The part of an RNA shown here (small-subunit ribosomal RNA, central domain) has 350 nucleotides and comes from an uncultured marine eukaryote. Its mean pLDDT, the model's own confidence on a scale to 100, is 86. Rfam family: Bacterial small subunit ribosomal RNA.
[in-house]
Context: one part of a larger RNA
RNA sequence: UUGGGCGUAAAGGGUCUGUAGGUUGUUGGUUAAGUCUAUGGUCAAAUUCCGAAGCUCAACUUCGGGCCGGCACUAGAAACUAAUCAACUUGAGUACGUUAGAGGCAGGGGGAAUUCCCAGUGUAGCGGUGAAAUGCGUAGAUAUCGGGAGGAACAUCAAUGGCGAAGGCACCCUGCUAGGCCGAUGCUGACACUGAAAGACGAAAGCUAGGGGAGCAAAUGGGAUUAGAUACCCCAGUAGUCCUAGCCGUAAACGAUGGAUACUAGAUGUUGCACGUAUUAACCCGUGCAGUAUCGUAGCUAAGGCGUUAAGUAUCCCGCCUGGGAAGUACGUUCGCAAGAGUGAAACUC
Numbered sequence: 001u002u003g004g005g006c007g008u009a010a011a012g013g014g015u016c017u018g019u020a021g022g023u024u025g026u027u028g029g030u031u032a033a034g035u036c037u038a039u040g041g042u043c044a045a046a047u048u049c050c051g052a053a054g055c056u057c058a059a060c061u062u063c064g065g066g067c068c069g070g071c072a073c074u075a076g077a078a079a080c081u082a083a084u085c086a087a088c089u090u091g092a093g094u095a096c097g098u099u100a101g102a103g104g105c106a107g108g109g110g111g112a113a114u115u116c117c118c119a120g121u122g123u124a125g126c127g128g129u130g131a132a133a134u135g136c137g138u139a140g141a142u143a144u145c146g147g148g149a150g151g152a153a154c155a156u157c158a159a160u161g162g163c164g165a166a167g168g169c170a171c172c173c174u175g176c177u178a179g180g181c182c183g184a185u186g187c188u189g190a191c192a193c194u195g196a197a198a199g200a201c202g203a204a205a206g207c208u209a210g211g212g213g214a215g216c217a218a219a220u221g222g223g224a225u226u227a228g229a230u231a232c233c234c235c236a237g238u239a240g241u242c243c244u245a246g247c248c249g250u251a252a253a254c255g256a257u258g259g260a261u262a263c264u265a266g267a268u269g270u271u272g273c274a275c276g277u278a279u280u281a282a283c284c285c286g287u288g289c290a291g292u293a294u295c296g297u298a299g300c301u302a303a304g305g306c307g308u309u310a311a312g313u314a315u316c317c318c319g320c321c322u323g324g325g326a327a328g329u330a331c332g333u334u335c336g337c338a339a340g341a342g343u344g345a346a347a348c349u350c
Base pairs, nucleotide, nucleotide: 004321005320006319008303012318014201015200016199017198021194022193023192025088026087027086028085029084030083031082033081034080035077036076037075038074041071042070043069049065050064051063052062053061054060091191092188093187094186095185096183097182099180103177104176105175106174107173108172109171110154115149116148117147118146120144121143125136126135162169163168206247207246208245209244210243211242215241216240220236221235222234223233258317259316260315261314262313263312266295267294268293269292270291271290272289273288274287275286276285299306300305323350324349325348332343333342334341335340
């Protein structure tokens, strides 16, 4: 390898762009590299296979005959692959017209709430818990009212809703900007799919420098609980959380389900568009695309389940798995300021 798999048993790369490579629509012509056919050549002998013969048989020996197949040449075939020429429009792209959206970046604005400060009213408690205490308060707290400061997050709408490649994205307005769906046709004419390397993006935490710091809160201090309590509960509280510039590159980065294309019953919601029907109008109803959910037929599955958004039926390309532990460790190497990350064993043991 013949010959298996990857939702949950080991196994889908965090996501995308994309080089090489692999794979690749329809029609016709030409060539004949792959492919197929044929003649001759060659592939030593012995051996193997078949048919005979010789040792009494057999083993053994001798004689004859190949089949299948390999290689290079030669002569042909032209369905498929390939090359080339010409053409096509369904794949793909582009143009046009609408359209939905928390897609991204930047700037400006808003109100509620917490905290703090100033001033008024007011007096002995407040706070917290299972119960307490630490804590705050007669130097006037808590409560209430007026004013101010500052930072962070945006209730309701809100949804099984929407957008984005993923991470993710939500107060309002403006500017810049990316992508998608739908509808009609015009144009290009296979320009496609996947993608080792490579590059870009990539939650939180963490790191560097400079700001900022309301609330929350690792660490830390105190109070409780307890046999103890380096915890759970309470009172405080620093990094951090926020912004700018850079680094890190990992997550249960999950749908634990790679991407693309085609085919294979339906039913019920919901989002966006178009058409039809209808209407004073918006609805309602029907149909077709594109999403997003629930149920379910065939089929699949070890089962639970999946089921046109497949885990069904097929093709193409990539990634990955091969008993448990040792171990995502050691060593080496690349990257990183560091933390560490990437790559990644074996001895031994069961």